About this RNA: Model confidence (mean pLDDT): 81 of 100. Transfer RNA from a Pseudomonadota bacterium, 73 nucleotides, folded computationally. It matches the Rfam family "tRNA". It is annotated as a transfer RNA. Its family is annotated with triplet codon-amino acid adaptor activity in the Gene Ontology. Taxonomically the source falls in Pseudomonadota (Bacteria, Pseudomonadati).
RNA sequence: GCCCUUUUAGCUCAGUUGGCAGAGCGCGUGGCUUUUAACCACGUGGUCGCGAGUUCGAGCCUCGCAGGGGGUG
Numbered sequence: 001g002c003c004c005u006u007u008u009a010g011c012u013c014a015g016u017u018g019g020c021a022g023a024g025c026g027c028g029u030g031g032c033u034u035u036u037a038a039c040c041a042c043g044u045g046g047u048c049g050c051g052a053g054u055u056c057g058a059g060c061c062u063c064g065c066a067g068g069g070g071g072u073g
Base pairs, nucleotide, nucleotide: 001072002071003070004069005068006067007066010025011024012023013022019056026044027043028042029041030040031039049065050064051063052062053061
């Protein structure tokens, strides 16, 4: 240099054929307990890496750029 793959909540990751952005963990409050932990309930969560394009509508499709991983000369 070229090719493949990946980027979504604080962390690990889902997200189907383009149509309301989610789970677990975490965190907060309350319950329970003599107290803590555990457990239970409720709540808290986002510039979907950045920019542009297509579309009535983009996390999803297209192009460019950037970061991570892998392959190749």